[in-house]
């Protein structure tokens, strides 16, 4: 520079179960291990998901729907920072 066969040496950890937090998606810790070679980091763009609180309608006096500030999610998909083992030049 370049490539991921072998998970190898070390490393992450879906699902689900406890508990904590949050309105809710969801996050944390612990047990677990489907997977993962960037499943390291950062919400920039797109996309998914939530939507208490605002705002409209319907209902008629507490409900329901719809949007929609904001939040989540880098284990969706680009995009920008950093790196570890190996092979091969």
């Nucleotide at each position: 520079a370049u490539a991921g066969a072998u998970a190898a040496a070390g490393g992450c950890a879906a699902a689900c179960u406890c508990a904590a937090u949050g309105a809710a998606a969801g996050u944390u810790g612990a047990g677990g291990g489907c997977g993962c070679a960037a499943a390291g980091c950062u919400a920039u763009g797109g996309g998914u998901c939530u939507a208490a609180a605002g705002c409209u309608g319907a209902u008629u006096u507490u409900u329901c729907a719809g949007c929609c500030a904001a939040g989540a999610u880098c284990g969706c998909c680009a995009a920008g920072c950093c790196g570890c083992c190996u092979g091969u030049u």